Small-subunit ribosomal RNA, central domain from a Pseudomonadota bacterium, 353 nucleotides, folded computationally.
RNAcentral holds the full RNA, with entries from ENA.
Model confidence (mean pLDDT): 87 of 100.
[in-house]
Context: one part of a larger RNA
């Protein structure tokens, strides 16, 4: 480079939002740049390919003759299909109207349980922990138990294979700010779309840095056990962290180990959110039936090495992007770059199987 890949073999970026670039609905004029056609110039020599058989004793090798060779230019055509102009259109896409569901996200305020840990009553020899100890705690009154009071941090029960969110992720209750989704109408706008190198943003725990906060849980570290030993599993303690503000870090098994986005292909049963017809019914409800968005199971076709996957595809197309190429060496060293550090991103080789 061309080809085949990428759920589990090596291979989907952690999510997103977007410049460029790539890609682009339906109808119609033009335009002919791309494309196609026919012609003319040109495409040295050498070389290729056919022909002659001349030259070296044959051949290679030379030598004569012809021909193809091209993102080439010119002219003339051609007009489907791309491209550029231009006009329409309304299925994509936005947008308005009216509904709707939610742990979407920031701030703020409140509650109740329950642990601890103080003060006070009662009360006395124990308690706590294990598989069994024992370290530990308690006659300086513990543990039980009751009343008070401070605090931090987490919200039982609703709670569901349920609901939101691009991911990470999100669970008490009110308010406040604020962000997208789904449905219904089919009023507007007229392809405005899609994807996205690079960039910007966001982004679980740990972990960093400065200030606070500290109940419980607990790396480190100290006892106690168990063991042949125990750097461990177990039990007593406990310090950073865990918690909040700001401000780095940018990693994950960041997982559906599955990139977005359109389209097209049997079915059946769950469930959650919304409209619509119909029945019963005075109503409140309830039944059926059939639409659309979301989440699951089970399976036609078909795919797959199998396992599975099967309208949420991994099936049948298209665009576009990212990434793999035998294993160790290595996600390492060198070099840039980021970062306060810890590290982070980018990535070789030599060697060797």
């Nucleotide at each position: 480079c061309u080809g085949g890949g990428c759920g589990u073999a090596a291979a989907g970026g952690g999510c997103g939002u977007g410049c460029a670039g790539g890609c682009g609905g339906c109808c119609u004029g033009a335009u002919a740049a791309g494309u196609c056609u026919a012609u003319u110039g040109u495409g040295a020599a050498a070389g290729c390919u056919c022909c002659c058989u001349g030259g070296c004793u044959a051949a290679a090798c030379c030598g004569g003759g012809a021909g193809a060779g091209g993102u080439c230019a010119g002219u003339a055509g051609a007009u489907a299909c791309u491209g550029u102009c231009g006009g329409g259109c309304u299925a994509g896409a936005g947008g308005a109207c009216g509904g709707u569901a939610g742990a979407g996200g920031c701030g703020g305020g409140u509650g109740g349980a329950a642990u601890u840990c103080c003060g006070g009553g009662u009360g006395u020899a124990g308690u706590g922990g294990u598989a069994a100890a024992a370290u530990g705690c308690g006659u300086a009154g513990a543990u039980a138990u009751c009343c008070g009071g401070a605090g931090g941090a987490a919200c039982a029960c609703c709670a569901g294979a349920g609901g939101c969110g691009a991911a990470g992720g999100c669970g008490a209750c009110c308010c406040g700010c604020u962000a997208g989704g789904c449905c219904g109408u089919a009023c507007c706008u007229g392809a405005c779309g899609c994807u996205a190198a690079g960039a910007c943003g966001c982004g679980a725990c740990a972990g960093c840095a400065u200030g606070g906060g500290g109940a419980g849980c607990g790396a480190a570290c100290g006892g106690g056990a168990u063991u042949a030993g125990a750097a461990a599993c177990c039990c007593c303690g406990g310090u950073a962290g865990u918690c909040c503000a700001u401000g780095c870090c940018g990693u994950a098994a960041a997982c559906g180990a599955u990139g977005c986005c359109a389209g097209c292909u049997a079915g059946a049963c769950g469930u959650u959110c919304u409209g619509a017809c119909u029945c019963c019914g005075a109503a409140a409800g309830g039944g059926g039936u059939g639409g659309g968005g979301g989440u699951g199971u089970c399976g036609a076709a078909g795919c797959c090495a199998a396992c599975g996957c099967g309208a949420u595809a991994a099936g049948c197309u298209g665009g576009c992007c990212g990434c793999c190429u035998g294993g160790g060496g290595a996600g390492u060293a060198c070099g840039g770059u980021c970062g306060c550090a810890a590290g982070g991103c980018u990535a070789a080789a030599a060697c060797u199987c």
NCBI's taxonomy places the organism under Bacteria, Pseudomonadati, Pseudomonadota.